[in-house]
Molecule: Glycine riboswitch aptamer
Organism: Actinoallomurus iriomotensis
RNA sequence: CGAACCCGCGCGGGAGAGAUCCCGGUGCAGCCAGUGCCGGGGCGCCGAAGGAGCAAACCUCCCCGGAACCUCUCAGGCAAAAGGACCGCGUGGGCGAG
Numbered sequence: 001c002g003a004a005c006c007c008g009c010g011c012g013g014g015a016g017a018g019a020u021c022c023c024g025g026u027g028c029a030g031c032c033a034g035u036g037c038c039g040g041g042g043c044g045c046c047g048a049a050g051g052a053g054c055a056a057a058c059c060u061c062c063c064c065g066g067a068a069c070c071u072c073u074c075a076g077g078c079a080a081a082a083g084g085a086c087c088g089c090g091u092g093g094g095c096g097a098g
Stems, first nucleotide, its partner, number of pairs: 001098001005094009018043001020042009044078003050074001051072003058066002
């Protein structure tokens, strides 16, 4: 000087699933009714923050073992916003083949 690997930051892309029902509060409007927002509860659903599990499937000739975009949905989410595994570009640091 410095590949590969690991972590952080910035930018861009980034899916799925009821803008559901009931109750309460409040504003608009008005005294028939409707509508926006907030809080609580219920049923239905999604999985790509996080978390848990290898029971199925997968990796192996088999066993042991293994992790995940697999499974479970505790959490989170189901108009917009926010978030978002993962991917690309840029950048800082760690370790360090040579």